[in-house]
This is a predicted structure of a 344-nucleotide part of an RNA (small-subunit ribosomal RNA, central domain) from an uncultured bacterium.
Context: one part of a larger RNA
RNA sequence: UUGGGCGUAAAGGGUGCGUACGCGGCAUGAUAAGUUCGUGGUUAAAGCGUGCGGCUCAACCCCAUAAAGCCACGGAUACUGUCCAGCUAGAGUACUGGAGAGGGUAGUGGAAUUCCAUGUGUAGCGGUAAAAUGCGUAGAUAUAGGGAGGGACACCGAAGGAGAAGGCGGCUGCCUAGACAGAGACUGACGCUGAGGCACGAAAGCGUGGGGAGCAAAUAGGAUUAGAUUCCCUAGGUAGUCCACGGUGGUAAACGAUGAAUGCUAAGUACUGGGGCAACUCAGUGCUGCAGUUAACGCAAUAAGCAUUCCGCCUGUGGAGUACGCACGCAAGUGUGAAACAUA
Numbered sequence: 001u002u003g004g005g006c007g008u009a010a011a012g013g014g015u016g017c018g019u020a021c022g023c024g025g026c027a028u029g030a031u032a033a034g035u036u037c038g039u040g041g042u043u044a045a046a047g048c049g050u051g052c053g054g055c056u057c058a059a060c061c062c063c064a065u066a067a068a069g070c071c072a073c074g075g076a077u078a079c080u081g082u083c084c085a086g087c088u089a090g091a092g093u094a095c096u097g098g099a100g101a102g103g104g105u106a107g108u109g110g111a112a113u114u115c116c117a118u119g120u121g122u123a124g125c126g127g128u129a130a131a132a133u134g135c136g137u138a139g140a141u142a143u144a145g146g147g148a149g150g151g152a153c154a155c156c157g158a159a160g161g162a163g164a165a166g167g168c169g170g171c172u173g174c175c176u177a178g179a180c181a182g183a184g185a186c187u188g189a190c191g192c193u194g195a196g197g198c199a200c201g202a203a204a205g206c207g208u209g210g211g212g213a214g215c216a217a218a219u220a221g222g223a224u225u226a227g228a229u230u231c232c233c234u235a236g237g238u239a240g241u242c243c244a245c246g247g248u249g250g251u252a253a254a255c256g257a258u259g260a261a262u263g264c265u266a267a268g269u270a271c272u273g274g275g276g277c278a279a280c281u282c283a284g285u286g287c288u289g290c291a292g293u294u295a296a297c298g299c300a301a302u303a304a305g306c307a308u309u310c311c312g313c314c315u316g317u318g319g320a321g322u323a324c325g326c327a328c329g330c331a332a333g334u335g336u337g338a339a340a341c342a343u344a
Base pairs, nucleotide, nucleotide: 004314005313006312007297008296012311014200015199016198017197022192023191025087026086029083030082031081033080034079035076036075037074038073039072040071041070042069049065050064051063053061054060090190091187092186093185095182096181097180102176103175104174105173106172107171108170109153114148115147116146118144119143120142124135125134161168205248206247207245208244209243210242214241215240219235220234221233222232259310260309261308262307263306264305267288268287269286270285271284272283273282274281275280292299293298316343317342318341325336326335327334328333
């Protein structure tokens, strides 16, 4: 390689868009490239396959013959391909309608924390298992009204919603994307997948400039302990967390540990958004459960069932996501990714 696999045993790419390739709806005609049938040529001998035979058998040997390949000619036309002209069930466009934390940007609101000044008020506050460090008679904590600033949005809130994923939550405006339903007008297979490629991509980190309330790696103390570079407490606590950049980075248990698409296969129940007088129906989100499936757990129309297409990936463990090379990066590092050797 073949084969067998990828929810949890090794294995689904973090996600999308999309190039090449691969695959592709209904129906007519043409063609005859693939396909198929026949004939001829060629295919050295040996060998291989088949049927006889010879050494007592066999190995071995002898004879005959087939098969496959290639070329040519002729025939067939179901399927695949190609071409002409079509169809509307896939796909898309237009129209009507409602839903939504989908994205970007500007503005704005209340609660709370902290800080500042002031009033009231007096000896404690804070913290813990218990304490101490710490704060406080230079008047703290508490309390009242006032001011400043930053960051996050209680209730609603949900088993809820929208988004490709990451991720998205106060309110309002502007800009903008997608999905769904209903009608059925239009296009007429325009589709699916997608190696490379391009784009997006939590948090931490990095660069430049701002900002800094709270929180808080590092750090400094207090405890605990035999010790305590931990867990607990304090802060006189930095980076970071926040904002800007046509910046960088590119990784996560990026998880449903489940790639995408299409069709088919009992029911019951709850919710979200449409349609319908209703029965019900379309799209989505959950739970239970039959057939089936699974090593089991479980999955079960949102499949891990039955099938088809395309991509990615796995092949004992350690060595190792290491070394080397290459690419990217300011760096941190990331991507790609071995072997020797050891082991059963």
Record summary
Rfam family: Bacterial small subunit ribosomal RNA. Rfam links the family to the GO terms ribosome and structural constituent of ribosome. Its mean pLDDT, the model's own confidence on a scale to 100, is 85.